RNA sequence: UCCUCAAUAGCUUAGUGGUAAAGCAGUCAACUGUUAACUGACUAGUGAUAGGUUCGAAUCCUAUUUGGGGAG
Numbered sequence: 001u002c003c004u005c006a007a008u009a010g011c012u013u014a015g016u017g018g019u020a021a022a023g024c025a026g027u028c029a030a031c032u033g034u035u036a037a038c039u040g041a042c043u044a045g046u047g048a049u050a051g052g053u054u055c056g057a058a059u060c061c062u063a064u065u066u067g068g069g070g071a072g
Stems, first nucleotide, its partner, number of pairs: 001071007010024004018055001026042004048064005
């Protein structure tokens, strides 16, 4: 320098253009002699940044940033 993959909740990850979900973590409640475990509820997302396409974009296109892998 070129090619390729990735970036979504505090963490790990889903998500076929129709408006974002699960597990763990956190808070509260219930349970009990107490703690843990189990159970229920709740909270939490400018979707890396900036543009474009579209009635509508996490999803498609372009550029950039950061990280992983590969070629020279």
The prediction has a mean pLDDT of 82. A computed fold for a 72-nucleotide RNA from Castanea mollissima, annotated as transfer RNA. Its Rfam family is "tRNA". It is annotated as a transfer RNA. Rfam's curators write: Transfer RNA (tRNA) molecules are approximately 80 nucleotides in length. Lineage of the source: Eukaryota > Embryophyta > Magnoliopsida > Fagaceae > Castanea.